[in-house]
Annotation: This is a predicted structure of a 500-nucleotide part of an RNA (large-subunit ribosomal RNA, domain I) from Agarivorans sp. B2Z047. NCBI's taxonomy places the organism under Bacteria, Gammaproteobacteria, Alteromonadales, Alteromonadaceae, Agarivorans. The full RNA is in RNAcentral, with records from ENA. The prediction has a mean pLDDT of 86. Its Rfam family is "Bacterial large subunit ribosomal RNA".
Context: one part of a larger RNA
C1' cells in the first nucleotide's frame, strides 16, 4: 500500500410529517383621511429583552348583552395575586382614554424635536383647556393708485389636502424589437408620466342600422372570420352586416323619470353564542382506536385530536335555536335636496388648409372629430345610407339623467384542489424584505423535525470548579441526550483475513 468483510466516525441525501404557500369556487367587503388616516418613533408588566397588545386611563377603562371555573398573552420558569354562580377571565357590540411624527395644518426643522402668540381658568406661581397653516367658494366688513368703483386686505361658515391591490375614464406618450438592413409601417396607444372617479367606471335610448324586407338603447359573449378589407400589397393589421346567447327599462327639458339624504312601521341578514345521537369486554403491545367477540347511532360515516388505523372518548359535525346593543335591507311611509342647461339646442351644420380616430398608411375614401380661417337652412327645414348625382328609404345633430348583464381582489368568511411538502411551495413554514451588502436608488439570504409525556440525566468518577465522556437513573427505545425521526454517497479510521 491493494482487495474483502465487519465495525465506526464524519456528512445530512432519502422517507415521512407541516404550522407555510400555491391556484380557485361561493359568499361578503370595495375604501381609510384634518373627529388627524396609512406607516411610525417613545412608553407601558412584579420585567433586563424581543415578539403581541395597549397610550401618561398605556398587555388596559366604561356599558350592555353571551359565556364562564378558572385566570394573570408569548419566548418562560419563578415570585405574588384575582376568582369559583357572578362586577375573575373570555367573546361580541357601542362608548372612553388615544404621548410624539406623520397629509402634520401656529412658525421652524436633521421626522419622533425646538421656538411661539391669542383668549378663558385657575391657588402666589406655573400650568391646564382651546385656537393660530394654505388653498377653493359663500356671505359680510373694509378699502388704493383714482371721483364713482374695482384690486388689494380682514372675518366668519363649509370643502378640499394624503394614503391605498388591481380594475376605469381622460390628457400626453416612448423605445428595444419585427420587417431577416432600414426610412412608410410594426412594436403599440403598449410601457411609463398626469388629471379624475365609482364599487364597479365607461357606454346607452337613433341626425342608428338595413335594403325597398325590415329591425329597433347600451354593454358582455359564441359565431360570421383571420372572411370583406387595409398594407414599402412587405412584415404585418383586421373588421361590420348578420344569427346564438348574458341581461333588459326607459325617460326629462315651464318642470320630472330617476338619484342621494331622512322619518317610522317591519322582513330577512351580519357582528358573540345554545342544544346536539350512538361502546363494552378481551388479546398483542409502552400505549388501542389495530384483531376477536357482542352490541348501538345515523337529517350526524364533513374534518381534527386523542401514547399505533376511534360514526358511538373529545372537539366537533346534519338539524334545531338565539340579541340587550350596533350595521346592511327587499317593502310601505315621511320630509328635503338635487336633477338646473336651457326656451328642442348656431360662431352649430357644412366648407377650405393641417392633422388625429375609425380594420381603413389620402386612396376614388365615405363617416366621426378639431387647430387656423369661414359659415347654412329652421319642419314647406336637416342629417345618413362608402366619391359623387338623381330617385327612394331612414332617422332628427349641435341639452341632460338612466338600474342589470361586463372588468378586478390590497381585504373578511367558509370550502375546494391527479397543486407543493423544507434546493419544493411567497424572497420569507423560524421573531424576513429580518441579517448582512451599499453613500444611494437598491440587492437580499440561510436556517423546520428529541419524545406519547421533559420522565431534559438526581447521584458518583476522569477532567482546567473546562470540553468531552464513564456509571446511575427516566423512557418502548438514549446509535431518541438536546451538535437530539430516519441517516445514503463522497470523505476518513479501527479489527480480521488475503497479497506484494
Nucleotide at each position: 500500500c491493494g482487495u474483502a468483510u465487519a465495525c465506526g466516525g464524519u456528512g445530512g441525501a432519502u422517507g415521512c410529517c407541516u404550522u407555510g404557500g400555491c391556484a380557485g369556487u361561493c359568499a361578503g367587503a370595495g375604501g381609510c383621511g384634518a373627529u388627524g388616516a396609512a406607516g411610525g418613533a417613545c412608553g407601558u408588566g412584579u420585567u433586563a429583552a424581543u415578539c403581541u397588545g395597549c397610550g401618561a386611563u398605556a398587555a388596559g377603562c366604561u356599558g350592555u348583552g353571551u359565556u364562564a371555573a378558572g385566570u394573570c398573552g408569548a419566548u418562560a420558569a419563578a415570585a405574588g395575586a384575582c376568582g369559583u354562580u357572578a362586577u375573575a377571565g373570555a367573546c361580541a357590540c357601542a362608548g372612553a382614554u388615544u404621548u410624539c411624527c406623520g397629509a402634520a395644518u401656529g412658525g421652524g426643522g436633521a421626522a419622533a424635536c425646538c421656538c411661539a402668540c391669542u383668549g378663558c381658568a385657575u391657588u402666589u406661581u406655573a400650568u391646564g383647556c382651546a385656537g393660530u397653516a394654505u388653498c377653493g367658494u359663500a356671505a359680510c366688513g373694509u378699502g388704493a393708485a383714482u371721483a364713482c368703483a374695482u384690486a388689494g386686505c380682514g372675518u366668519u361658515g363649509c370643502g378640499a389636502g394624503g394614503c391605498g391591490a388591481a380594475c376605469c375614464c381622460g390628457g400626453g406618450g416612448a423605445a428595444c424589437u419585427g420587417a431577416a438592413a432600414c426610412a412608410u409601417c410594426u412594436a403599440a396607444g403598449u410601457a411609463c408620466c398626469c388629471g379624475g372617479a365609482g364599487g364597479a367606471a365607461a357606454a346607452g335610448a337613433a341626425a342608428u342600422c338595413a335594403a325597398c324586407c325590415g329591425a329597433g338603447a347600451u354593454u358582455c359573449u359564441g359565431g360570421u372570420a383571420g372572411u370583406a378589407g387595409c398594407g414599402g400589397c412587405g412584415a404585418g393589421c383586421g373588421a361590420a352586416c348578420c344569427c346564438g346567447g348574458a341581461u333588459u327599462a326607459g325617460c326629462c327639458c315651464u318642470u320630472a323619470a330617476g338619484c342621494u339624504u331622512u322619518u317610522a312601521g317591519g322582513u330577512g341578514a351580519u357582528u358573540a353564542g345554545u342544544g346536539g345521537a350512538a361502546c363494552a369486554u378481551u388479546c398483542u403491545g409502552g400505549a388501542a382506536a389495530g384483531g376477536a367477540u357482542g352490541g348501538c347511532g345515523a337529517u350526524a360515516c364533513a374534518g381534527g385530536g386523542u401514547g399505533a388505523u376511534a360514526g358511538c372518548c373529545c372537539c366537533g359535525u346534519a338539524c334545531a335555536u338565539g340579541a340587550a346593543a350596533a350595521u346592511c335591507u327587499a317593502c310601505u311611509u315621511u320630509a328635503a335636496g338635487u336633477g338646473a342647461a336651457a326656451u328642442c339646442g348656431a360662431g352649430u351644420a357644412g366648407g377650405a388648409c393641417g392633422g388625429c380616430a375609425c380594420a381603413c398608411g389620402u386612396g376614388a375614401u365615405a363617416u366621426g372629430u378639431u387647430g387656423u380661417c369661414u359659415g347654412a337652412a329652421u319642419a314647406u327645414g336637416g342629417g345618413g345610407g362608402g366619391a359623387c348625382c338623381a330617385u327612394c328609404c331612414u332617422c332628427c345633430a349641435a341639452g341632460g339623467c338612466u338600474a342589470a348583464a361586463u372588468a378586478c381582489u390590497c381585504c373578511u368568511g367558509a370550502c375546494u384542489g391527479a397543486c407543493c411538502g423544507a434546493u419544493a411551495g411567497u424572497g420569507a413554514a423560524c421573531c424576513a424584505g429580518u441579517a448582512c451588502c451599499g453613500u444611494g436608488a437598491g440587492g437580499g439570504a440561510a436556517a423546520g423535525g428529541c419524545g406519547a409525556a421533559a420522565a431534559g440525566a438526581a447521584c458518583c468518577c476522569c477532567u482546567g470548579u473546562g470540553a468531552g465522556g464513564g456509571g446511575a437513573g427516566u423512557g418502548a427505545a438514549a446509535u431518541a441526550g438536546a451538535a437530539c425521526c430516519u441517516g445514503a454517497a463522497a470523505c476518513c479510521g479501527u479489527a480480521u483475513a488475503c497479497g506484494u